[in-house]
This record gives sequence, structure tokens and C1' cells, in this order.
RNA sequence: ACCUCAUCCAGAGGGGCAGAGGGACCGGCCCGUUGAAGCCCCGGCAACCAUUGCGAAACCAUACGUGGCCGCGCGAUACGGUGCCAAUUCCGGCUUAGAAAUUCGAAGUCGAAUCUCUAAGGCAGAUGACGA
Repeated sequence: ACCUCAUCCAGAGGGGCAGAGGGACCGGCCCGUUGAAGCCCCGGCAACCAUUGCGAAACCAUACGUGGCCGCGCGAUACGGUGCCAAUUCCGGCUUAGAAAUUCGAAGUCGAAUCUCUAAGGCAGAUGACGA
């Protein structure tokens, strides 16, 4: 780097070194010499993995009373493995539906284009877990 699955409108920053970039990509819009990236120290958030309590539709067992349960649902914990600590993944990008505006065309109330907004889905990305 890759497959699959889950999550992504919540939350959480100080110091030291460093010295101009950063927010994945493109467009926008932001952050940054009142100090970006990167590295180090300390702190914190969260609860994916982990540990643990309860539950039972299905399933399994049954002496038919009930019991168990990989996984599942609802909690708890935060020693450990990751992750994260500006802005919703900062917003948009593709498709569909609805609405408004503008322009053009046609002439009865229509069609097309552009653009904006809303909703749903997708693409891409990030993180974790399992696999390979």
C1' cells in the first nucleotide's frame, strides 16, 4: 500500500526547540512572525480495541422449572494498545429530487442554461478492528 466492517454536526492545549508554512487533493474560505509544519515534555478528550455488570428477540441446552450465549443491546472503568485535542471530515466537488433568482428560446402558465439554497444518496479522505 490492499480487502471487509464500523464511525466521522460531541469532546479535549500548555510549555520548550524550530522558523514559513498549514487546513489530504482541486475550488472557496480560513489559520499562521501575537510564530505554520516537524520534533520533545507535560496535560487532556474520547471509548475503537481492552476489562467488566445487566438484558434476551433469535440460537443452543434442558430434568420443561429454566439455564447459557460468539455475536447483539444498554451501562460502567480508563491500568494497557491505538487515535485525537481551530473551524461539522472547515464548506463544496458527482448524481437525484424540490424551491428561488437571472438569462435565452418558444408563445399561454412551457423548455433550456447558469447560479444559490434544502434533502437524500454517492465519491474521496481520516481513524479503529479483523484479515491478508

Notes:
SAM riboswitch aptamer (S box leader) from a Candidatus Nanopelagicales bacterium, 132 nucleotides, folded computationally. Its mean pLDDT, the model's own confidence on a scale to 100, is 83.